[in-house]
Context: one part of a larger RNA
RNA sequence: CUAGUAGCUAGACGGAAAGACCCUAUACACCUUUACUGCAUCUUUAUAUUGGUAUUAAAAAUGGAUUACGUAGGAUAAAUCAGAGCUUAUGACGCCUAAAUUUCGGUUUACUGCAGAGGCAUCCUUGAAAUAUGAUUUUUUCUUAUUUUUAUACCUAAUAAAUUUUUUUUAGACAUUAUAUGGUUGGUAGUUUUGCUGGGGCGGCAGACUCCUAAAAAGUAACGGAGUUGUGCAAAGGUAAGCUCAAAAUAACAUUUAGUUAUUUGUAGAGUGUAAUGGCAUAAGCUUGCUUGACUGUAAUAUUGAUAAAUUAUACAGGGACGAAAGUCGGCCAUAGAGAUCCGAUGUUUCUUUGUGGAAAGGACAUCGCUCAACGGAUAAAAGGUACGUUAGGGAUAACAGGCUUAUAACUCUUGAGAGAUCUUAUCGACGGAGUUGUUUGGCACCUCGAUGUUGUUUCGUCACAUCCUGGAGCUGAAGCAGGUUCCAAGGGUUCGGUUGUUCGCCGAUUAAAGUGGUACGUGAAAUGAGUUUAGAGCGUCGUGAGACAGUUUGGCCCCUAUCUACUACUAGUA
Numbered sequence: 001c002u003a004g005u006a007g008c009u010a011g012a013c014g015g016a017a018a019g020a021c022c023c024u025a026u027a028c029a030c031c032u033u034u035a036c037u038g039c040a041u042c043u044u045u046a047u048a049u050u051g052g053u054a055u056u057a058a059a060a061a062u063g064g065a066u067u068a069c070g071u072a073g074g075a076u077a078a079a080u081c082a083g084a085g086c087u088u089a090u091g092a093c094g095c096c097u098a099a100a101u102u103u104c105g106g107u108u109u110a111c112u113g114c115a116g117a118g119g120c121a122u123c124c125u126u127g128a129a130a131u132a133u134g135a136u137u138u139u140u141u142c143u144u145a146u147u148u149u150u151a152u153a154c155c156u157a158a159u160a161a162a163u164u165u166u167u168u169u170u171a172g173a174c175a176u177u178a179u180a181u182g183g184u185u186g187g188u189a190g191u192u193u194u195g196c197u198g199g200g201g202c203g204g205c206a207g208a209c210u211c212c213u214a215a216a217a218a219g220u221a222a223c224g225g226a227g228u229u230g231u232g233c234a235a236a237g238g239u240a241a242g243c244u245c246a247a248a249a250u251a252a253c254a255u256u257u258a259g260u261u262a263u264u265u266g267u268a269g270a271g272u273g274u275a276a277u278g279g280c281a282u283a284a285g286c287u288u289g290c291u292u293g294a295c296u297g298u299a300a301u302a303u304u305g306a307u308a309a310a311u312u313a314u315a316c317a318g319g320g321a322c323g324a325a326a327g328u329c330g331g332c333c334a335u336a337g338a339g340a341u342c343c344g345a346u347g348u349u350u351c352u353u354u355g356u357g358g359a360a361a362g363g364a365c366a367u368c369g370c371u372c373a374a375c376g377g378a379u380a381a382a383a384g385g386u387a388c389g390u391u392a393g394g395g396a397u398a399a400c401a402g403g404c405u406u407a408u409a410a411c412u413c414u415u416g417a418g419a420g421a422u423c424u425u426a427u428c429g430a431c432g433g434a435g436u437u438g439u440u441u442g443g444c445a446c447c448u449c450g451a452u453g454u455u456g457u458u459u460c461g462u463c464a465c466a467u468c469c470u471g472g473a474g475c476u477g478a479a480g481c482a483g484g485u486u487c488c489a490a491g492g493g494u495u496c497g498g499u500u501g502u503u504c505g506c507c508g509a510u511u512a513a514a515g516u517g518g519u520a521c522g523u524g525a526a527a528u529g530a531g532u533u534u535a536g537a538g539c540g541u542c543g544u545g546a547g548a549c550a551g552u553u554u555g556g557c558c559c560c561u562a563u564c565u566a567c568u569a570c571u572a573g574u575a
Stems, first nucleotide, its partner, number of pairs: 001573007010565003014560002022394004027390002029386004035191005042183002045180004051155005057149001059148004063143003068138001069105001078137005085120003094114002097110005159171004194206003203223001207229006230375001231273001232332002237291007245269001247265007271280002274337001276335003295318004302311003307376001320329003343369007351362002401448001402446001403444003407441001409437006418428002455530001456528003460522001461519005468493003471488006495509005536554004540549003
């Protein structure tokens, strides 16, 4: 070197299981609740099933009876209409007695008794004429009536229950049941529970306006830097006319230290309802007069926008405001001050209107109702938990490791204020400056989510040197011993215990010394499994709850027969 046999497990991001962690899905499943909406249960009221009697109370209607006084006037005229008659031997006018009522004057009624033929209208006063008579209505009071209702009590025949079949007993028009209706309701069901995001969550934000970023047309992003807005004004609109501001200087007056008046300077240093920007003195700023164009019907053109839509406003017609007129005026110096569609409401309308005429309903025009603010608005109507979890995916996106970076960290150099009695550099060294490393904490999210196993320990190492010891030097604030600091140096070495899962740290005893780091925080197809990080359970705290907690406690499965490379030992062959 070529083969073989036996080993070992460093690598083949080894095998196994479309990652369980994390994120995403207008995925799923269970669980919770003061999420939403149903359903069941429970319950309220009404009606039916459902009948009788009595009493009480109340109300209504009907019937009967009764009542009604301004003044004038014979006198107690309720109102209206009709009306020339009504009543009387079936007892008129009267008298006695009693009752009710009263405006105290009377009115009405009853009975027995007496009595025995008329009495009242029409005529005068009045807005209205006779309770003469009839009808209707209002008012006051009563009712022995009838109907309905409320409450209570009783009954029995519906109905219900018990017994054992008969029967009987008990309950009893209540239960029950049905329909309608209101309430309650995680008992049960179906669902919802936004997005952006230097992973997700927490926080913040989501529409509109102004400036910068924006790179001298327009446009232009970020969880970039600054702000504003969800209106205000009947004048702060229109028009005609007039005026010029802020500030300063000087003078005068004066009541005190931001006063008043006058003169001069004064391109805006003021003002503009409100943010910012751009405008504005011919004023868009300030004042006064008159007014309502903060109009009706159309709309060319042009700008922006994917669209929806937003903006611009020449011109025509109507009828106006101001102005002598020309002319200006369809809100405001401009740019924010806002919400599609559906549905509903109000008004108008020469529209449609189901055989015809109407109506209902619809259409058209005008207006109104949405922090639909997650502001192009999924519904009229919606929150959470999952470590019991499941699925589809993602290295489009986090945790480990790697990579890039090196703010931070460690180390080095430089400067040297100062300390070091004096003296910057024996030693220490502020404030600063320049680097190196890739060991910390981070940033990024580039390979890996059809899997790259995670702390510590054990075993076995290997490398760097910024050296802990051993070796050799310089300086020293090095007398010596012992040190301090710097340079060279990686050959070798670099402990055992207690506590803790610990690395670390603290403690004990030694040692020449008990180094700092890299190696997927070396090493689990080598060992372990105490911790972290499933399912059980407890505590504290939080939460209404399901549950949660870089809080704690206890318990909790570590698979792989080695194909290749690498390595070890041996054997054979060849050189």
Molecule: large-subunit ribosomal RNA, domain V
Organism: Bacteroidota bacterium